This is a predicted structure of a 245-nucleotide part of an RNA (large-subunit ribosomal RNA, domain VI) from Parcubacteria group bacterium CG_4_9_14_0_2_um_filter_35_11. The prediction has a mean pLDDT of 88.
Context: one part of a larger RNA
RNA sequence: CGUUGAGUCUUGAGGGGGGUCGCUCUUAGUACGAGAGGAUCAGAGCGAACUAACCUCUGGUGUACCAGUUGUCACGCCAGUGGCAUCGCUGGGUAGCUAUGUUGGGUCAGGAUAAGAGCUGAAAGCAUCUAAGCUCGAAACCUACCCCAAGAUUAGGACUCGCAGGUCGCCCGGAGAUGACGGGCUUAAUAGGCUGCAGGUGUAAGUCUGGUAACGGAUUUAGCCAAGCAGUACUAAUUGACCAA
Numbered sequence: 001c002g003u004u005g006a007g008u009c010u011u012g013a014g015g016g017g018g019g020u021c022g023c024u025c026u027u028a029g030u031a032c033g034a035g036a037g038g039a040u041c042a043g044a045g046c047g048a049a050c051u052a053a054c055c056u057c058u059g060g061u062g063u064a065c066c067a068g069u070u071g072u073c074a075c076g077c078c079a080g081u082g083g084c085a086u087c088g089c090u091g092g093g094u095a096g097c098u099a100u101g102u103u104g105g106g107u108c109a110g111g112a113u114a115a116g117a118g119c120u121g122a123a124a125g126c127a128u129c130u131a132a133g134c135u136c137g138a139a140a141c142c143u144a145c146c147c148c149a150a151g152a153u154u155a156g157g158a159c160u161c162g163c164a165g166g167u168c169g170c171c172c173g174g175a176g177a178u179g180a181c182g183g184g185c186u187u188a189a190u191a192g193g194c195u196g197c198a199g200g201u202g203u204a205a206g207u208c209u210g211g212u213a214a215c216g217g218a219u220u221u222a223g224c225c226a227a228g229c230a231g232u233a234c235u236a237a238u239u240g241a242c243c244a245a
Stems, first nucleotide, its partner, number of pairs: 001151001005161006014148004020048007032037001050105005058099004065092005070085006109143003116136004165243004169185005190236003193232005199225003206219005
């Protein structure tokens, strides 16, 4: 830009992906075979690698959380804190992101076939799978399973509306380089704050107390706390403009 004006939901021409392999058990020590050995077919189970999604579990990371601790500087000193030293070092760790973690997948089935196996059957009174006709037959082909998909210019279909609707702006996000996509804009829980909870760390400071002291005990399962889950308009999403008609 086109597709008949908008919103929502779709069909699927066409395209892409996937299709793997092994072992064990039963059938059965059966068929077969003198024996040694040892099945087809059919069924059940367990895996390897590959692949998709996810974070309940097991772990990793987690420089925005908590604690311990060394050197030094500062807050006048003590105490308590803060800065720097790879996040100073060390021990843990929420959300998110993750694999080595969890769950799922390949299947089954149908169609038409290849080599091949056949039926009927002439040319050629016989024979012959082939010349007419017909039945089977593979991980390959077409479906079936998953994904994209109407610029499929043959531009499809359904429903609703009859001027709807869209964009800008602002608050944001499981979305993201920017556009885009999704949510919200006071008739509001979109983000922040606050409150509660989950979860993390592991018992704060101050005071009292035991000890000469280092330090221990009580108050205290304390104190502090990021991204998590809820509630709550305290703060910010004001008022509006433009396009379409």